The RNA shown here (transfer RNA) has 72 nucleotides and comes from uncultured Dictyoglomus sp. Its mean pLDDT, the model's own confidence on a scale to 100, is 81. Rfam family: tRNA. Gene Ontology term of the family: triplet codon-amino acid adaptor activity. By type it is a transfer RNA.

RNA sequence: GGGGGCGUAGCUCAGCGGGAGAGCGCUUGCUUCGCAUGCAAGAGGUCGUGGGUUCAAGUCCCAUCGCCUCCA
Numbered sequence: 001g002g003g004g005g006c007g008u009a010g011c012u013c014a015g016c017g018g019g020a021g022a023g024c025g026c027u028u029g030c031u032u033c034g035c036a037u038g039c040a041a042g043a044g045g046u047c048g049u050g051g052g053u054u055c056a057a058g059u060c061c062c063a064u065c066g067c068c069u070c071c072a
Base pairs, nucleotide, nucleotide: 001071002070003069004068005067006066007065010024011023012022013021018055026042027041028040029039030038048064049063050062051061052060
């Protein structure tokens, strides 16, 4: 320098055109000898950034930033 992949909740990830989600973690309540275990409820997100397409965009297209990887 060129090719490819990934960026979504605190962590690990799913979702890939119309509802933003799961597990773990966190908070509260119940249970309990117990800050364990179990059960219930809840909080938590500019879906990397900027544009474009569309009635509508994590989701498609372009650019850009970061990380990983292959080739030279």